[in-house]
RNA sequence: UUUCAGGGCGAGGUGGAAAUCCUCACUGGCGGUAAGCACGGCGGCGUCUCCGCGCGCCGGCAAGCCCGCGACCCUGUGCGAGAGCACAGGCUGACCCGGUGAAAGUCCGGGGCCAACGGUUACAGUCCGGAUGGAAGAGG
Repeated sequence: UUUCAGGGCGAGGUGGAAAUCCUCACUGGCGGUAAGCACGGCGGCGUCUCCGCGCGCCGGCAAGCCCGCGACCCUGUGCGAGAGCACAGGCUGACCCGGUGAAAGUCCGGGGCCAACGGUUACAGUCCGGAUGGAAGAGG
């Protein structure tokens, strides 16, 4: 400097009215960590190959609720004619039980839980809007 960078309401019920309530359904941003993987490479070993392995090294993938970050919102300061921008600070959701094991927040099984703001004939993670925005970051 340039490109990219969020998914999800389907069925039934109640009702004058609900993708907002109830029952079932569905979704999971970015970085880190990782005892998982029917993943890849190189090596080692089993006397060579084939084939194999509770083996080593490197790499790949792997968490919504473990650590941290971002979006929204608020405050202060500075700059700016203004729109706004920069910096600092605040705010910022949710996990247990059982199993295996030396060790589990991460694996396996089960049951739970969470999801900004404004709008709406009735309360929204899933609809509409700020947003053709911004951004953690990722790639060239």

The prediction has a mean pLDDT of 81. This is a predicted structure of a 140-nucleotide RNA (FMN riboswitch aptamer (RFN element)) from uncultured Adlercreutzia sp. Of the family's consensus pairs, 100% are formed in the model. Rfam family: FMN riboswitch aptamer (RFN element). Rfam describes the family as follows. The RFN element is a highly conserved domain that is found frequently in the 5'-untranslated regions of prokaryotic mRNAs that encode for flavin mononucleotide (FMN) biosynthesis and transport proteins. This element is a metabolite-dependent riboswitch that directly binds FMN in the absence of proteins. In Bacillus subtilis, the riboswitch most likely controls gene expression by causing premature transcription termination within the 5' untranslated region of the ribDEAHT operon and precluding access to the ribosome-binding site of ypaA mRNA.The FMN riboswitch structure, reported in present an FMN-bound six-stem junction, adopts a butterfly-like scaffold, stapled together by opposingly directed but nearly identically folded peripheral domains. The RNAcentral record of the sequence draws on MGnify.